[in-house]
């Protein structure tokens, strides 16, 4: 770092499809896990352009697409080598690797300074005073090698130079500019100039470049009970009495509709009879309940060509859960592996289970094999 | 299945965004006021901040992964 992650038989059973039936076929994963990212499909919004949010972030490629995945290149850490040294070669290995030379903010304690540098110890030249001397106080300048603090102290490391010291001055090494050359690019190499300017954090606010409407199969379609709603429509009314001012009520009669008595007619009952209410007739939304969405797909397999690789692309074969409170499961008998046992044998077999589906990522994972 | 938040002393929360000592309230321990408890008042103890990792000189606090609970969608 790839891979498999018990096998083979049988009986009984669950689900699906086929089939009139008897039965036949077919039935979890490498992660079905997390839901962290990207799509595909459904609906909703949506004139276009900004601003906010929110991600991503070296450069090329692959990809439907991604923050994945390949190949490169800077960088860091281990190991080896080499050099006085600082460094540079190799090889392995890892990451959220624009930008800290727009701006603002932080950097606690300790320390003298934490970012317009500064001087606590020491080091060093001068007064000055004390001491025979060696030195030792003290004043006023010099440094920033050394020591100390701290995660970090203002370029490294050698040689030189100096009163000490110091890019002060040289060689290297870094680093800043300009140029060339190589590379498609990130970038690399070489020649010039420059004694050096700019300390860390952006997984701090920000900045710059690029992407991004929102919400999820409990999304969405479609058929559609019973009750209660909403909307439309339907039609005979007529006399008498009794209240009352009136509108109008109440009652009775003649009728008409209607709806039950299983279909029709007579009868019976109920309910209406001027537009409320109730009846009846359509219409619609909608629940419950069903259907579809649901598994032919950025699908699998072998083999060939392109490519360093991810990958594409062509020939040829395959069909490989599809439930719906949710099947894939018990048991026996052989083998396998493991442990315990003198033996018979007896235990135990990792994480873990589909729920619209893909393509990655993370995480869980006993034991074997390359 | 899908979508959101929580995890800090025994308990209930704050702090987290803007990183540098972990804090408040009931509790609880000890002493004082009392003959004694209550109650009040002084002092006081107690934290793996759910686990790992990682960015930072530092992490409750920021990024990641992971465990566990709570709530909403027909």
């Nucleotide at each position: 770092g790839a891979c498999c992650g018990g096998a083979c038989g049988g009986u009984c059973g669950c689900u699906g499809u086929c089939g009139u039936a008897a039965g036949a076929c077919a039935g979890a994963g490498g992660a079905a896990a997390g839901u962290c990212c990207g799509a595909a499909c459904u609906c909703c919004g949506c004139a276009g352009a900004g601003c906010a949010g929110u991600g991503u972030g070296c450069c090329g490629g692959a990809u439907a697409a991604c923050g994945u995945c390949c190949g490169g290149g800077a960088c860091g850490g281990c190991c080896g080598g080499u050099u006085c040294a600082a460094g540079c070669c190799g090889g392995u290995u890892g990451g959220a690797c624009g930008g800290a030379a727009a701006g603002u903010g932080c950097c606690a304690c300790a320390g003298a300074a934490a970012a317009c540098a500064u001087a606590c110890c020491g080091c060093c030249c001068g007064g000055g005073c004390c001491g025979c001397a060696a030195g030792g106080c003290u004043c006023a300048g010099g440094u920033a090698a050394g020591g100390g603090u701290g995660a970090a102290a203002a370029g490294g490391u050698g040689c030189g130079g100096u009163a000490a010291g110091a890019g002060c001055g040289c060689a290297c090494c870094g680093c800043c500019g300009g140029c060339g050359c190589a590379g498609u690019a990130a970038u690399g190499c070489g020649c010039c100039g420059g004694g050096c300017a700019g300390g860390g954090c952006a997984a701090a606010c920000c900045c710059c470049a690029c992407a991004c409407g929102g919400a999820g199969c409990a999304a969405g379609a479609c058929c559609a009970a019973a009750u209660a709603g909403g909307g439309a429509g339907g039609g005979a009314a007529u006399c008498c009495a009794g209240c009352g001012c009136a509108a109008g009520c109440u009652g009775g009669a003649u009728g008409c509709g209607u709806g039950c008595c299983g279909g029709c007619u007579c009868g019976g009952c109920g309910c209406g009879c001027c537009a409320c209410a109730a009846c009846c007739u359509c219409c619609g939304g909608g629940u419950a309940g069903g259907u579809c969405g649901c598994u032919u797909g950025a699908g699998c397999c072998c083999c060939g060509c392109a490519g360093u690789a991810a990958u594409g692309c062509g020939u040829g074969g395959c069909c490989c859960a599809g439930a719906g409170g949710a099947a894939u499961g018990a048991c026996c008998g052989u083998c396998c592996u493991g442990c315990c046992g003198c033996a018979a044998g007896g235990c135990a077999g990792a994480c873990a289970g589909a729920a619209u589906u893909c393509g990655g990522c993370u995480u869980a994972c006993a034991g074997g094999u390359c | 299945c899908g979508g959101g938040g929580c995890g800090u002393a025994g308990c209930g929360c704050a702090g987290c965004c803007u990183g540098g000592u972990a804090g408040c309230g009931c509790a609880c321990c000890a002493c004082a006021a009392u003959g004694g408890g209550g109650u009040u008042g002084u002092g006081g103890g107690g934290g793996u901040c759910g686990g790992a990792g990682g960015u930072u000189c530092a992490a409750a606090u920021c990024c990641u992964c992971u465990c566990g609970c709570c709530c909403c969608g027909a």

Predicted 3D model of RNase P RNA and transfer RNA as a complex of 444 nucleotides.
Rfam match: Bacterial RNase P class A. It is annotated as a ribozyme.
Its mean pLDDT, the model's own confidence on a scale to 100, is 79.